[in-house]
RNA sequence: GGGCCGGUAGUUAAACCUGGUAUAACGCUCCGCUGGCAGCGGAGAGGCCCUGGGUUCAAAUCCCAGCCGGUCCA
Numbered sequence: 001g002g003g004c005c006g007g008u009a010g011u012u013a014a015a016c017c018u019g020g021u022a023u024a025a026c027g028c029u030c031c032g033c034u035g036g037c038a039g040c041g042g043a044g045a046g047g048c049c050c051u052g053g054g055u056u057c058a059a060a061u062c063c064c065a066g067c068c069g070g071u072c073c074a
Base pairs, nucleotide, nucleotide: 001073002072003071004070005069006068007067010026011025012024013023020057028044029043030042031041032040033039050066051065052064053063054062
């Protein structure tokens, strides 16, 4: 320098191809069961999706550029 993959909640991931204001697990808060803890069950808070631009009525999703990480080639 080039190819490919990835960047989404505190953490790890899904959704992206097939555009319609985002899902799960763990963690966190509260409630119940218990004398209490653990454990189990229930409820809730928490992200507008790496950054900028474009297309569109509408973009996490499609297109372009950039940044960061991984991997391969030189």

Transfer RNA from a Candidatus Woesearchaeota archaeon, 74 nucleotides, folded computationally. Its Rfam family is "tRNA". It was read from a public genome assembly. The organism belongs to Candidatus Woesearchaeota, within Archaea.